[in-house]
Context: one part of a larger RNA
RNA sequence: CUGGGCGUACAGGGAGCGUAGGCGGUUGGGUAAGCCCUUCGUGAAAUCUCCGGGCCUAACCCGGAAAGUGCGGAGGGGACUGCUCGGCUAGAGGAUGGGAGAGGAGCGCGGAAUUCCCGGUGUAGCGGUGAAAUGCGUAGAGAUCGGGAGGAAGGCCGGUGGCGAAGGCGGCGCUCUGGAACAUUUCUGACGCUGAGGCUCGAAAGCGUGGGGAGCAAACAGGAUUAGAUACCCUGGUAGUCCACGCCUUAAACGAUGAAUACUAAGUGUCGGCGGGUUACCGCCGGUCCGCAGCUAACGCAUUAAGUAUUCCGCCAGGGAAGUACGGCCGCAAGGUUGAAACUC
Numbered sequence: 001c002u003g004g005g006c007g008u009a010c011a012g013g014g015a016g017c018g019u020a021g022g023c024g025g026u027u028g029g030g031u032a033a034g035c036c037c038u039u040c041g042u043g044a045a046a047u048c049u050c051c052g053g054g055c056c057u058a059a060c061c062c063g064g065a066a067a068g069u070g071c072g073g074a075g076g077g078g079a080c081u082g083c084u085c086g087g088c089u090a091g092a093g094g095a096u097g098g099g100a101g102a103g104g105a106g107c108g109c110g111g112a113a114u115u116c117c118c119g120g121u122g123u124a125g126c127g128g129u130g131a132a133a134u135g136c137g138u139a140g141a142g143a144u145c146g147g148g149a150g151g152a153a154g155g156c157c158g159g160u161g162g163c164g165a166a167g168g169c170g171g172c173g174c175u176c177u178g179g180a181a182c183a184u185u186u187c188u189g190a191c192g193c194u195g196a197g198g199c200u201c202g203a204a205a206g207c208g209u210g211g212g213g214a215g216c217a218a219a220c221a222g223g224a225u226u227a228g229a230u231a232c233c234c235u236g237g238u239a240g241u242c243c244a245c246g247c248c249u250u251a252a253a254c255g256a257u258g259a260a261u262a263c264u265a266a267g268u269g270u271c272g273g274c275g276g277g278u279u280a281c282c283g284c285c286g287g288u289c290c291g292c293a294g295c296u297a298a299c300g301c302a303u304u305a306a307g308u309a310u311u312c313c314g315c316c317a318g319g320g321a322a323g324u325a326c327g328g329c330c331g332c333a334a335g336g337u338u339g340a341a342a343c344u345c
Base pairs, nucleotide, nucleotide: 004316005315006314007299008298012313014201015200016199017198021194022193023192025088026087027086028085029084030083031082033081034080035077036076037075038074039073040072041071042070049065050064051063052062053061054060091191092188093187094186095184096183097182103177104176105175106174107173108172109171115149116148117147118146119145120144121143125136126135162169163168206247207246208245209244210243211242215241216240220236221235222234223233258312259311260310261309262308263307267289269288270287271286272285273284274283275282276281294301295300318345319344320343327338328337329336330335
């Protein structure tokens, strides 16, 4: 190795692009490296196995055979894999066309609301809670009307909806820009799949420099509650939340389900996009629900598989110690990544 697994028990890398490597459609010719057959040489002796023999027997010893699954040479085969030459179009990609979309980036514009400032009206409360108090208010608050400033977020539409590789994306307009689906079957002709390293992207929090700061709000202060209350509740409130540039690189980064391809009942369920149509409906792509066979320890999954198969990558191996220590690499730091053992149950 034959011969295990990874939705929830240990286990899918956060995601993409892609190097090496692994794997690879259909058809014809060539080749003969892999592969198969035949044959020759070699594969020391001893040992092992078998047959026979010698010591009383055995161990032991002697003779012979077999084996030695291997390596090399020669001859042959040509299905399959490889290599090579040529062809094909079902994979993949391109072209053309009209549609869909919170996909990304930049610039600009608008409205509601909160807060603050100014002015008017107006008077004793407001606020808050389980109840209160701290707090605000006769130096005129709260309420209400008018004006102004500024920042952040985008109500309804809104969805079981859409887009994106993932993270994620939601007012309106313009500019730049990525991807997918459909239709025409027009072009190329296997150009493909996966992907160790590598590179890039990567919520929130956090960090650096400079801005900005309305609301919210770690820390902090006060008021309550309580046996206490370094909390839950209340009044305040600074980092932060926002912007630009540069870092960090983590997550229950989840569908806890890697990527690709093929095949395998139905649904007079449903939503979005495209096309056809004889307006009955039909086809393709995507989302969602139900459900057979099958699978599963069960739950459940079930053409968006966790079914049936193939290819490639990642990962797991009792619980704890521990995602710790040590070392390496990365980082300004915080820390990240790689990642044990003793000991113990």
Overview:
Predicted 3D model of a 345-nucleotide part of an RNA (small-subunit ribosomal RNA, central domain) from a metagenome. The prediction has a mean pLDDT of 88. It matches the Rfam family "Bacterial small subunit ribosomal RNA". Its family is annotated with ribosome and structural constituent of ribosome in the Gene Ontology. RNAcentral holds the full RNA, with entries from SILVA.